[in-house]
RNA sequence: GGCGUCGAUACGGGAGAGACCGGCCAUGUGCCGGCGCCGAAGGAGCAACCGCCCCGGAAACUCUCAGGCCAAAGGACCGGUCGGCAGA
Numbered sequence: 001g002g003c004g005u006c007g008a009u010a011c012g013g014g015a016g017a018g019a020c021c022g023g024c025c026a027u028g029u030g031c032c033g034g035c036g037c038c039g040a041a042g043g044a045g046c047a048a049c050c051g052c053c054c055c056g057g058a059a060a061c062u063c064u065c066a067g068g069c070c071a072a073a074g075g076a077c078c079g080g081u082c083g084g085c086a087g088a
Base pairs, nucleotide, nucleotide: 004085005084006083007082008081009080011079012078013077018035020034021033022032023031024030025028036069037068038067042065043063044062045061049057050056
């Protein structure tokens, strides 16, 4: 100096889907009920693959428990920065 991996981050980017309907009073980013919808926090499932086998790992696929459906916030993931680990 570069690669891999893990973590942090007041950094940059970052999608989808009803500002739905009814009721209550304390009029709120509230509570209760109803119908519809979304997948990219988290969670669960399947298996291509890793692995001789078992165990195990394992998707942006599937589910929609949780979460979400103006904006804001959140946001997987990508990049930046910083740090740890490992190998050459």